[in-house]
Overview: Large-subunit ribosomal RNA, domain IV from a bacterium, 355 nucleotides, folded computationally. The sequence was found in a public genome assembly.
Context: one part of a larger RNA
RNA sequence: CUCUCCUUAAGGAACUCGGCAAAAUGGCCCCGUAACUUCGGGAGAUGGGGUGCCCAAGGAGUCAAGUCUUUUACAGGUAAGGCUCUGAGGGUUACAAUAAAGAGGCCCGGACGACUGUUUAGUAAAAACACAGCACUCUGCGAAGUCGCAAGACAAUGUAUAGGGUGUGACACCUGCCCGGUGCUGGAAGGUUAAGGGAAGAGGUUAUCCCCUUGAGGGAGAAGCUUUGAACUGAAGCCCCAGUAAACGGCGGCCGUAACUAUAACGGUCCUAAGGUAGCGAAAUUCCUUGUGGGGUAAGUUCCCACGCGCACGAAUGGUGUAACGAUUUGGGCACUGUCUCAAGGAGAGACUCG
Numbered sequence: 001c002u003c004u005c006c007u008u009a010a011g012g013a014a015c016u017c018g019g020c021a022a023a024a025u026g027g028c029c030c031c032g033u034a035a036c037u038u039c040g041g042g043a044g045a046u047g048g049g050g051u052g053c054c055c056a057a058g059g060a061g062u063c064a065a066g067u068c069u070u071u072u073a074c075a076g077g078u079a080a081g082g083c084u085c086u087g088a089g090g091g092u093u094a095c096a097a098u099a100a101a102g103a104g105g106c107c108c109g110g111a112c113g114a115c116u117g118u119u120u121a122g123u124a125a126a127a128a129c130a131c132a133g134c135a136c137u138c139u140g141c142g143a144a145g146u147c148g149c150a151a152g153a154c155a156a157u158g159u160a161u162a163g164g165g166u167g168u169g170a171c172a173c174c175u176g177c178c179c180g181g182u183g184c185u186g187g188a189a190g191g192u193u194a195a196g197g198g199a200a201g202a203g204g205u206u207a208u209c210c211c212c213u214u215g216a217g218g219g220a221g222a223a224g225c226u227u228u229g230a231a232c233u234g235a236a237g238c239c240c241c242a243g244u245a246a247a248c249g250g251c252g253g254c255c256g257u258a259a260c261u262a263u264a265a266c267g268g269u270c271c272u273a274a275g276g277u278a279g280c281g282a283a284a285u286u287c288c289u290u291g292u293g294g295g296g297u298a299a300g301u302u303c304c305c306a307c308g309c310g311c312a313c314g315a316a317u318g319g320u321g322u323a324a325c326g327a328u329u330u331g332g333g334c335a336c337u338g339u340c341u342c343a344a345g346g347a348g349a350g351a352c353u354c355g
Base pairs, nucleotide, nucleotide: 001350002349003348004347005346006345007344008343010341011340014339019336027051028050029049030048031047036041038170052092053091054090055089058086059085060084061083062082063081066078067077068076069075070073093097105334106333107332108331109330110329111328112326113325117129118128133168134167135166136165137164138163139162145154146153147152171321172320173319174318176251177250178249181248182247183244184243185242186241187240190239191238192237196233197232201228202227203226204225205224208220209219210218211217252270253269254268255267256266279313280310291307292306293305294304295303
């Protein structure tokens, strides 16, 4: 010097990103216990007192010798005493009595998530996931959905109070406007549209016929076979017409105006499918920003309460509250302390030296 422990004057968080770590609290009995609340809780709230040993009145339970009576019985009275539990009160020893060990620190605000639960086996336990509840949607049973080429299986030996999918996430109060785009559902008049049907027409070959048959020459060409093939017909889909946002999603700009100023209930104009309602708001969201005012501190970029020019909140991609809960997160306080002022001493194990 390193590690693991122990103790410490005065102070007591001045340490530090942060009370990290340590200290403190601690069992049992009694008293007593606030706001708030979903009336269950909160609650071991917080806060007080007691605790060893000895004597012991009294109380509760149980066993019962002896003795008395008579209807002599597994009877009925009375009853010393024993044991167990409890115990007012009194005494007594120490600095100290759950004497060692083991055994909650507590309180007050805010955020997020209702809760118990689950998770990154080996850097993340959370505000993430799940959740009960809510809503939409599909499915009539040989169900939808899933696996499989199929047979078949699950769903389910279930049947819409059932099963599948999606979103939200207890509870309370609520959940505004937009269907133009995308999706889904419905519609079927018209447009477009495949294979198929349909065969007009065209080409090839050629019996045969014609031409100066000079030459395996040229021309026309039925039937059959063959190569093609227009019109016309032809479903869903798409175009089209409606509906639908707890479907995916979206929810404006400029200018002027009131007997000081400022501001604008009001007016004008442009655009849109419609222009953000309630509630909340410098927020887990605010760039400017340590916004401004108030509170707490001697002093507060954090915190709490307000304000609202919301760069860029907002209503099941849920909005706002909320008791209880949380190894969550943030601010404050009490207690407590070597975290610190500021270090010191001690124990053990290493390192180091000698051997």